[in-house]
RNA sequence: GGCGACGUAGCUCAGUGGUAGAGCAAAGGACUCAUAAGCCUUCGGUCACUGGUUCGAAUCCAGUCGUCGUCACCA
Numbered sequence: 001g002g003c004g005a006c007g008u009a010g011c012u013c014a015g016u017g018g019u020a021g022a023g024c025a026a027a028g029g030a031c032u033c034a035u036a037a038g039c040c041u042u043c044g045g046u047c048a049c050u051g052g053u054u055c056g057a058a059u060c061c062a063g064u065c066g067u068c069g070u071c072a073c074c075a
Stems, first nucleotide, its partner, number of pairs: 001071007010024004018055001026042004048064005
């Protein structure tokens, strides 16, 4: 450099045109003599960025950036 996959909450991921979610983590509550587990509640988002299509974009298209894989090149 070519090709492919991926980028969504602190972490792991779902959601593939029509209200952005789950588990874990964190905070609080209740329970208990106390702790843990389990239970209830809450917090937490530039859906990588820019532009386009559309009544409507996390989702489709183009470009850019980043990560990973693979191939090629150089040494």
A computed fold for a 75-nucleotide RNA from a Chloroflexota bacterium, annotated as transfer RNA. The organism belongs to Chloroflexota, within Bacteria. Rfam family: tRNA. By type it is a transfer RNA. Gene Ontology term of the family: triplet codon-amino acid adaptor activity. The prediction has a mean pLDDT of 83.